[in-house]
Context: one part of a larger RNA
RNA sequence: AAGUAAGCGCAAAGGCAGGUGAGAAUCCUGCCCGCCGAAAGCCCAAGGAUUCCUGGGGAAGGGUCGUCCGCCCAGGGUAAGCCGGGGCCUAAGCCGAGGCCGAAAGGCGUAGGUGAUGGACAAUCGGUUGAGAAUCCGAUGCCACCGCAGAGCCGUCACGAGGAUGGGGUGACACAGGAGGGUAAGCCAAGCGCGCGGCUGGAAAAGCGCGUCCAAGCCGGUAGGGGGUGGGGCAGGCAAAUCCGCUCCACACAAGACCCCGAGAGGUGAAGGGGAGGGAACUAAGUACCGAAGUGGCCGAACCCAAACUGUCGAGAAAAACCUCUAACCAGGAGCUGCGGUGCCCGUACCGCAAACCGACACAGGUAGGCGGGGUGAGAAUCCUAAGGCGCGC
Numbered sequence: 001a002a003g004u005a006a007g008c009g010c011a012a013a014g015g016c017a018g019g020u021g022a023g024a025a026u027c028c029u030g031c032c033c034g035c036c037g038a039a040a041g042c043c044c045a046a047g048g049a050u051u052c053c054u055g056g057g058g059a060a061g062g063g064u065c066g067u068c069c070g071c072c073c074a075g076g077g078u079a080a081g082c083c084g085g086g087g088c089c090u091a092a093g094c095c096g097a098g099g100c101c102g103a104a105a106g107g108c109g110u111a112g113g114u115g116a117u118g119g120a121c122a123a124u125c126g127g128u129u130g131a132g133a134a135u136c137c138g139a140u141g142c143c144a145c146c147g148c149a150g151a152g153c154c155g156u157c158a159c160g161a162g163g164a165u166g167g168g169g170u171g172a173c174a175c176a177g178g179a180g181g182g183u184a185a186g187c188c189a190a191g192c193g194c195g196c197g198g199c200u201g202g203a204a205a206a207g208c209g210c211g212u213c214c215a216a217g218c219c220g221g222u223a224g225g226g227g228g229u230g231g232g233g234c235a236g237g238c239a240a241a242u243c244c245g246c247u248c249c250a251c252a253c254a255a256g257a258c259c260c261c262g263a264g265a266g267g268u269g270a271a272g273g274g275g276a277g278g279g280a281a282c283u284a285a286g287u288a289c290c291g292a293a294g295u296g297g298c299c300g301a302a303c304c305c306a307a308a309c310u311g312u313c314g315a316g317a318a319a320a321a322c323c324u325c326u327a328a329c330c331a332g333g334a335g336c337u338g339c340g341g342u343g344c345c346c347g348u349a350c351c352g353c354a355a356a357c358c359g360a361c362a363c364a365g366g367u368a369g370g371c372g373g374g375g376u377g378a379g380a381a382u383c384c385u386a387a388g389g390c391g392c393g394c
Stems, first nucleotide, its partner, number of pairs: 014032006033391004041371003047351002051349001052076006061069002081142002083347004088119002093114003099108003123140005143343008153333002162329001166325004174312004180305003186298004191212006213273002217268003224261004228251007236244002277290002313316001357366002373385003
């Protein structure tokens, strides 16, 4: 040279008005415009760890600005028998009494323990805060255990009910394929309800707009799927067994019989909730409060019945829960109904395709799972759009 050139991190885009303030392109509010919409929306796991909410601030951080912020200061916020985890179970892996091996340190490993990414196991709908909600509140349920009461049942010296860390069953599983019955979601309506019904020639209507809903649980037992039943014998199931297994006999053998499994509809839950819309009061708020209709049809899932069915060979976890059988033992025992009671520990805010996680950054990168509406369409493509969210900090 010079605080010059360059740069200010995707070309989705801003404009105007009002407000606040010492100060405003940048903060707040309103209107208009634009962008995403298998996402740039929503839930949730990991990870993060207060970033959440409220009040205040304006040095630094923010690629400019800043009255603003995921920044600084202060105060507040996370409520559970039934959500996730533990007090249950086991897988790989890990630890490992004895044991085997090894100069030592230590290595391996039986019993056993531990360990979810799996199994088992009881809750739904609505309301509410500035910030929490299947946790608070309301309503309606469910589970386990305890107490009281009640009605029955089985057994009491044996032909004995019950009874397990033991036996058996179940749990229990691959891949491919298509069909059926449903539900969710969606769409339509000259049906129903509420509101509107407006400047130019007409239009109170077959007009326009909006809305036309609801769970678990309980009752019910359907579409559909599966299964022969009873008796005798036995040296197998490391003891026993009435259980399982093997075997013999009888009877049925064909059906809408009987037994087991089993969605959904329907009823109840609900004289409840929610609900378009209407809408106060002092002094604030679309708050309190009031609250209509709630039918019919179409389409239809990757969800449920379903661990189903059919096919195939590569032949597709374990243990507990649960059912059953007896052993020791044993005189009381296992259930049912009603009412009452008890119910521990940890997590729970917020971000979560991202400015809050992993990338030294408020970084065009990366990040498991679920939901993912409408029009077009084979489609989660494409383009437009709803809810919702944004215009990417010069």

RNAcentral holds the full RNA, with entries from ENA.
A computed fold for a 394-nucleotide part of an RNA from a Bacillota bacterium, annotated as large-subunit ribosomal RNA, domain III.
The source organism's lineage runs through Bacteria, Bacillati and Bacillota.
Its Rfam family is "Bacterial large subunit ribosomal RNA".